[in-house]
Context: one part of a larger RNA
RNA sequence: UGACGGGGGCCCGCACAAGCGGUGGAGCAUGUGGUUCAAUUCGAUGCAACGCGAAGAACCUUACCGGGGUUUGAACUGCGCGAGACACCUACAGAGAUGUAGGGUUCCUUCGGGACUCGUGUAGAGGUGCUGCAUGGCUGUCGUCAGCUCGUGUCGUGAGAUGUUGGGUUAAGUCCCGCAACGAGCGCAACCCUCGCCUCCUGUUGCCACCAGGUAAUGCUGGGCACUCUGGAGAGACUGCCGGUGAUAAACCGGAGGAAGGUGGGGAUGACGUCAAGUCCUCAUGGCCUUUAUGCCCCGGGCUACACACGUGCUACAAUGGCCGGUACAAAGGGUUGCAAGACCGCGAGGUGGAGCCAAUCCCAAAAAGCCGGUCCCAGUUCGGAUUGGAGUCUGCAACUCGACUCCAUGAAGUUGGAAUCGCUAGUAAUCGCGGAUCAGCAUGCCGCGGUGAAUACGUUCCCGGGCCUUGUACA
Numbered sequence: 001u002g003a004c005g006g007g008g009g010c011c012c013g014c015a016c017a018a019g020c021g022g023u024g025g026a027g028c029a030u031g032u033g034g035u036u037c038a039a040u041u042c043g044a045u046g047c048a049a050c051g052c053g054a055a056g057a058a059c060c061u062u063a064c065c066g067g068g069g070u071u072u073g074a075a076c077u078g079c080g081c082g083a084g085a086c087a088c089c090u091a092c093a094g095a096g097a098u099g100u101a102g103g104g105u106u107c108c109u110u111c112g113g114g115a116c117u118c119g120u121g122u123a124g125a126g127g128u129g130c131u132g133c134a135u136g137g138c139u140g141u142c143g144u145c146a147g148c149u150c151g152u153g154u155c156g157u158g159a160g161a162u163g164u165u166g167g168g169u170u171a172a173g174u175c176c177c178g179c180a181a182c183g184a185g186c187g188c189a190a191c192c193c194u195c196g197c198c199u200c201c202u203g204u205u206g207c208c209a210c211c212a213g214g215u216a217a218u219g220c221u222g223g224g225c226a227c228u229c230u231g232g233a234g235a236g237a238c239u240g241c242c243g244g245u246g247a248u249a250a251a252c253c254g255g256a257g258g259a260a261g262g263u264g265g266g267g268a269u270g271a272c273g274u275c276a277a278g279u280c281c282u283c284a285u286g287g288c289c290u291u292u293a294u295g296c297c298c299c300g301g302g303c304u305a306c307a308c309a310c311g312u313g314c315u316a317c318a319a320u321g322g323c324c325g326g327u328a329c330a331a332a333g334g335g336u337u338g339c340a341a342g343a344c345c346g347c348g349a350g351g352u353g354g355a356g357c358c359a360a361u362c363c364c365a366a367a368a369a370g371c372c373g374g375u376c377c378c379a380g381u382u383c384g385g386a387u388u389g390g391a392g393u394c395u396g397c398a399a400c401u402c403g404a405c406u407c408c409a410u411g412a413a414g415u416u417g418g419a420a421u422c423g424c425u426a427g428u429a430a431u432c433g434c435g436g437a438u439c440a441g442c443a444u445g446c447c448g449c450g451g452u453g454a455a456u457a458c459g460u461u462c463c464c465g466g467g468c469c470u471u472g473u474a475c476a
Stems, first nucleotide, its partner, number of pairs: 001476002003473003007470007015460002019424005026315008034306002042053002064301007077123008088103006106115003126290002129288003135284002137279003140275001142273001147186006153162003166177003192267004198234004203229001206225002211222003238261001241255005317417001321376007333364003338357002343352003383414001388409007430452007
């Protein structure tokens, strides 16, 4: 100087408390451990691994296993020699890779050859092989915590201190005051995006607001940009104003005005560093290893196994509910090898067909919870839907291993969950549906969107994590 303390003081954070909903019990989905296996590819492992890499494992992917093949190779660069276009088509063999046979076929030229392809030789290729404890890059974490430093000066023999401590204050090393310090940098804040009010501009969306026409009905048509809206520019909030408290300061409390008030809500943004944290399987890369194999091609299998254990979720156990009928109101997205309306067929998944749309124009599309009416009457039930049998649909060369969905039948466990444990402070939790990426197909996961919409916070003694000052130390 740090680190640590079941030392002290001050202060924060859904840290506790107050409250709401869960997990832990059930079934299923998914990841992991373990076990099994020819293989169940590899990595991630307290917080910070475990719906993680994987934003899509039937083949492919694929890195694993079995078998069949191949050795200058699937892709790349150069050189020597030889031959000729290579593609492509047909037949046969084969599980296929591939092999054999037949057909087929150039351009330029100074006629030496060159371009291109094949064969062969060579230098080299290749490796998701090892080392993340040799590395770059990227990332997690403490933590959006308020800290981390430097120059000069001063003090100290020195390590170092001071500044950065102190008195107030703040979300903040934020600001004020004081002070052997005076300044400065990286962080904080602001500048950026978005939501909330208004103004202007903009009108192939919106409006009968105004006029006219028309319909069974509809902005449907003419017409018009007022309003809503689209998306661009501005304005607005600064403790600016008033009162009080305070050191007359910084600031705090209350008020006015205002759509919004003291950082207005949300996002992006992550200091010096820590964990030899993670990644050599994104990529790059040192070293090592491999070179008729640890490379490459193919078929099939596996990654989907199953006595068990754990994590993360979904669906429930019901009446604030289930079922049936009727009827409202979104936002954000996607769409041309695509989204697909009306119509017809099918109980349905879906099929036939194809208007329209490169999309504020058409489509996906129905939003659901809600509201109105009916029914069930507390029961393992008209709750719950696992499991299994049968019949189908769709995608795809192909759904046996191993897809999703539909219909009929079957109807399991489950009556609110031990010890323990998680999330959340407001348009939040809870609850309800919608969209997207990946993608032929496959979502309870992930990333977004809106609808309905709470309860509680006395307080900081305690648990956890963190910041500042101080103290002890046999630790560095």
Predicted 3D model of a 476-nucleotide part of an RNA (small-subunit ribosomal RNA, 3' major domain) from an uncultured prokaryote. Its mean pLDDT, the model's own confidence on a scale to 100, is 85. The RNAcentral record of the full RNA draws on ENA. Rfam family: Bacterial small subunit ribosomal RNA.